[in-house]
RNA sequence: GUCCCCGUAGCGCAGUGGUAGCGCGUCGGUCUCCUAAACCGAAGGCCGCGGGUUCAAUCCCCGCCGGGGAUG
Numbered sequence: 001g002u003c004c005c006c007g008u009a010g011c012g013c014a015g016u017g018g019u020a021g022c023g024c025g026u027c028g029g030u031c032u033c034c035u036a037a038a039c040c041g042a043a044g045g046c047c048g049c050g051g052g053u054u055c056a057a058u059c060c061c062c063g064c065c066g067g068g069g070a071u072g
Stems, first nucleotide, its partner, number of pairs: 001071007010024004018055001026042005048064005
């Protein structure tokens, strides 16, 4: 340089056109003499950035940035 994959919540990951969810963690509550466990609830992301297509984009297209891999 060329090609491929990935970027979504604090962390690990789903979601592949119709205004985003699971686990862990965090916070609050119930229980307990206290803690842990268990159970209930809540907060937290405008989906890496910019543009395009569409009535509508996390999803499709283009460019850029970052990470990983293959190849010379």

Predicted 3D model of a 72-nucleotide RNA (transfer RNA) from Hypsibius exemplaris. Taxonomically the source falls in Hypsibius (Eukaryota, Eumetazoa, Protostomia, Parachela). Its Rfam family is "tRNA".